[in-house]
RNA sequence: AGGGGUGUAGUAUAGUGGCUAGUAUAGAGAUCUCCAAAGUCUUAGGUGGUGGUUCGAUUCCAUCCACCCCUG
Repeated sequence: AGGGGUGUAGUAUAGUGGCUAGUAUAGAGAUCUCCAAAGUCUUAGGUGGUGGUUCGAUUCCAUCCACCCCUG
């Protein structure tokens, strides 16, 4: 330099146009306990940026950014 892939809660991930974005774990609170752990209940937290298409975008398109892989 060229080509390809992946970006979603703190972490790991599902979702592939119709949304109020789900699950696990970690966090907070409550319950239980002599105390703790475990268990149970509740709760806060997220779509990499910008633009476009569409009635509607996490999803489709363009570009940028970050990371990974391949070629030279």
The RNA shown here (transfer RNA) has 72 nucleotides and comes from Saitozyma podzolica. It matches the Rfam family "tRNA". By type it is a transfer RNA.